[in-house]
Context: one part of a larger RNA
RNA sequence: GGUACAUGGUGGAUGUCUAGGCGCUGAGAGAUGAUGAAGGACGUGGAAGACUGCGAUAAGCUUCGGGGAGUUGUCAAACAAACUGUGAUCCGGAGAUUUCCGAAUGGGGAAACCUACCAUAGGUUUAUGCUGUGGUAUCGGUAUCUGAAUAUAUAGGAUAUCGAAGAUAACGGAGAGAAGUGAAACAUCUCAGUAACUCCAGGAAAAAAAAGAAAUGAUCGAUUUCCUUAGUAGCGGCGAGCGAAAGGGAAAAAGCCCAAACCGAUUGUGUGUCAAACCCUUGUGUGUUGCAUAAUCGGGGUCGUGGGAAUUACAUUAGACAGUACAAGGACUGUCUGGAAAGUUACAAACGUAGUUUUUAACCGAAUAGUGCAGGAAAGCCUAACCAUAGAAGGUGAUAGUCCUUUAGGUGAAAAAAAUUACGCUUUCUUUGUAAUUUCCCAAGUAACACCCGUCUCGUGAAAGCGGAUGUGAAUUAGGGGAGUCCACUCUCUAAGGCUAAAUACUACUCAGCGACCGAUAGCGCACAAGUAGCGCGAGCGAAAGAUGAAAAGCACCCCUGUUAGGGGAAUGAAAAAGAACCUGAAAUCGUGUACUU
Numbered sequence: 001g002g003u004a005c006a007u008g009g010u011g012g013a014u015g016u017c018u019a020g021g022c023g024c025u026g027a028g029a030g031a032u033g034a035u036g037a038a039g040g041a042c043g044u045g046g047a048a049g050a051c052u053g054c055g056a057u058a059a060g061c062u063u064c065g066g067g068g069a070g071u072u073g074u075c076a077a078a079c080a081a082a083c084u085g086u087g088a089u090c091c092g093g094a095g096a097u098u099u100c101c102g103a104a105u106g107g108g109g110a111a112a113c114c115u116a117c118c119a120u121a122g123g124u125u126u127a128u129g130c131u132g133u134g135g136u137a138u139c140g141g142u143a144u145c146u147g148a149a150u151a152u153a154u155a156g157g158a159u160a161u162c163g164a165a166g167a168u169a170a171c172g173g174a175g176a177g178a179a180g181u182g183a184a185a186c187a188u189c190u191c192a193g194u195a196a197c198u199c200c201a202g203g204a205a206a207a208a209a210a211a212g213a214a215a216u217g218a219u220c221g222a223u224u225u226c227c228u229u230a231g232u233a234g235c236g237g238c239g240a241g242c243g244a245a246a247g248g249g250a251a252a253a254a255g256c257c258c259a260a261a262c263c264g265a266u267u268g269u270g271u272g273u274c275a276a277a278c279c280c281u282u283g284u285g286u287g288u289u290g291c292a293u294a295a296u297c298g299g300g301g302u303c304g305u306g307g308g309a310a311u312u313a314c315a316u317u318a319g320a321c322a323g324u325a326c327a328a329g330g331a332c333u334g335u336c337u338g339g340a341a342a343g344u345u346a347c348a349a350a351c352g353u354a355g356u357u358u359u360u361a362a363c364c365g366a367a368u369a370g371u372g373c374a375g376g377a378a379a380g381c382c383u384a385a386c387c388a389u390a391g392a393a394g395g396u397g398a399u400a401g402u403c404c405u406u407u408a409g410g411u412g413a414a415a416a417a418a419a420u421u422a423c424g425c426u427u428u429c430u431u432u433g434u435a436a437u438u439u440c441c442c443a444a445g446u447a448a449c450a451c452c453c454g455u456c457u458c459g460u461g462a463a464a465g466c467g468g469a470u471g472u473g474a475a476u477u478a479g480g481g482g483a484g485u486c487c488a489c490u491c492u493c494u495a496a497g498g499c500u501a502a503a504u505a506c507u508a509c510u511c512a513g514c515g516a517c518c519g520a521u522a523g524c525g526c527a528c529a530a531g532u533a534g535c536g537c538g539a540g541c542g543a544a545a546g547a548u549g550a551a552a553a554g555c556a557c558c559c560c561u562g563u564u565a566g567g568g569g570a571a572u573g574a575a576a577a578a579g580a581a582c583c584u585g586a587a588a589u590c591g592u593g594u595a596c597u598u
Base pairs, nucleotide, nucleotide: 001597002596003595004594005593006592007591008590009589015583016547017546020518021517022515023514024513025512026511027510028509029507030506032166039101040100041099042055043054044053046079049075050074051073061095062094063093064092065091066090070083071082072081106115107114108113116136117135118134119133120132121131122130124129138164139163140162141161142160143159144158145157146156171202172200173199174198175197182189186237212220213219224251225250226249227248228247234242235241255499256498257497262299263298264297265296266295267294268293269292270291271290277286278285279330280329281328282327283326284325304477306442307441308440309439310437311436312435313434314433315432318337319336320335321334322333323332324331338430339429340428341427342426343425351424352423353422354421355420356419357418358417359416360415362411363410364409368384369383370382372381373380385402386401387391393405394404395403448472449471450470452468453467454466455465458484479494480493481492482491483490534541535540554582557569558568559567560566
C1' cells in the first nucleotide's frame, strides 16, 4: 500500500409528514375615486428590529348586536404596568378620527418637500409674526352679470352650480397593425386581422325585430350561443394551405319608439288692411286682426295580404259638467265619476309602507365503561354497553361514532344590504271600423353609377352582396332594393333614424366543496422576514431557506481545556445513537481497530 470484517466522522439522498400550491365545480360579486381612490412615504407599542393593524383620537375611539372568562396581535419566551361579571379581550353592523405624497387640484417641485393669497377664529409679541378651520387647478354643460376692434352685436372675461379626470385580472367593442414561421428556397399566399399599441365601456359587452333567407308550381320568419350540415360547397404560385352558408336539432325567447303628411299653440320675419275673421248651417252680434313663411312645443302616425294623412259616404259609441261671441240643431275639445288594462330590462317614470327570503356575528346539538392487558402515553387488544336524520373531517401522549372542535337536523339579527310579493303610486284606453279617391306623406348629396380599395369561403375572377375615399348624381308605391356579371319572367323585401331582457364570454375578488393533482430540486418565483436578500445606470432580473420532543421537561451541579468552542460525568425524557449544526440519516468521501497479504 491492498483485500476483508468491524466501528466512527462528514454529507443530506431516501422514507414519512404538511403549514403551501395546482386544477375544477356550485353560489355570490364584478364593488372603486374630488365626501380625495388604487398604491405608497413617515409615524404609531412600557421597552420595539421585521410583519400585521392603525393614523397626532394612531395594535386604536363611539354606538348597536353577539359572546361569557380571561385579556394587552405575530416572530417571541420572560418582565413591567394595567383592563375584566358595572361583562373586558374577541366576532359582526353602523359611525367618528384618518399626518404627508399620489388623478393631486392655490403656485412650484428632484413624489412623500418648498412657498402663497382670501375669509374666519385663538391666545401671544414692542413689532413683523405664529397656530387652527374653510376656500382658491383645468376642461365641459347650464344660468346670470359684464364686454373689444365696431353702431347693433359677437369673441373674450367674471361669478354660481352640476359633471369629468385616476385606478381596474380576464372577458367585450372600435381604431390602427407586424415579424420569426410554413410554403422543405422565395416574392402572391401563410403565420393573422394574431401579437404588441391606442381609445371606449359593461357586469357582461356586441348583435337584433329583414330594402333577410330561400325556392323556381313551395316556404321560413329578430338577434345570440351550442350540436350538425362539413373539412362539404368553394377559394388557392389550384402550391402550402384557407374554408362557409342555407337547412335540421337544441338553449333562450319580446318586441317597440320616432321622422314625414295633417291639426293646434307660442315666437320671429314678410305682407295686406274696415273686410276679412270669429267650428259648421240659419239668423243676430262683435269688430286690430287676417294670410304666407321659419323655428320650437303638443297632438297625430310607424307599415309590406303596402301603411298612414286628408276628404267623402256608411255603420257604431257608459254618465255628468265646462268650452268653441249669442240663439236652435250638429260636430269637436277638455275635466270628473265609473269601468278596463298595464308598469319600473326596451315600449313614460319616481317613491313609500308592510310582509317574506337571503347575506353580513352566532346558538342548540345524541351516545362508554373497566382499580382489565402490554405500553412513556390508549383512541390499540380483551370484556361488556349505548347513540345514530349525526359512522364527513380535524384534534387529543399510537388507530376514538359515544373525550374536544364539529357533523345530521334545527334555531337566530338591534343595524345594514340585496332579491321578491302585496298595497299605495304611476300611466294608458273609454269611439272605433269599413269602402272610395291618378289628393298628400313614407328618412338626399342618400341610393345608384364610374374609379381605386377593404371585407365576405371568394387571391379580379363571369364577381354579385356588404363597407370606405373621390367624382357624377335619382325616384316616392304606377316608387325602390334583392334572388352571385347581365336581361326577361316570377318570387321576395321595404334602405338611407333609434331602443331592447334571456340563452353567451371571463374570474383580480368572497364563501362552500371536490381531485386515479404536487408533496420541499416537486407544487405558484415565494409552505420560512418573497417579489424579500442580492444583481443591474436603467427598463428589469431575481434566489436559497420546512420537520427536537407528547410536553422544554431545552442538560442544575462537577470535571478536562488554548475557557461564550468542544467534550466527559450527572440530571430530564420512552428514547439524547432526539441536545437545538436537533425525525429518518443512503452514496461519494475521510478515519480508527483486527485478520490476511505485498
The part of an RNA shown here (large-subunit ribosomal RNA, domain I) has 598 nucleotides and comes from Candidatus Kuenenia stuttgartensis. Its Rfam family is "Bacterial large subunit ribosomal RNA". Gene Ontology terms of the family: ribosome and structural constituent of ribosome. The full RNA is in RNAcentral, with records from ENA. Model confidence (mean pLDDT): 81 of 100. The source organism's lineage runs through Bacteria, Pseudomonadati, Candidatus Brocadiales, Candidatus Brocadiaceae and Candidatus Kuenenia.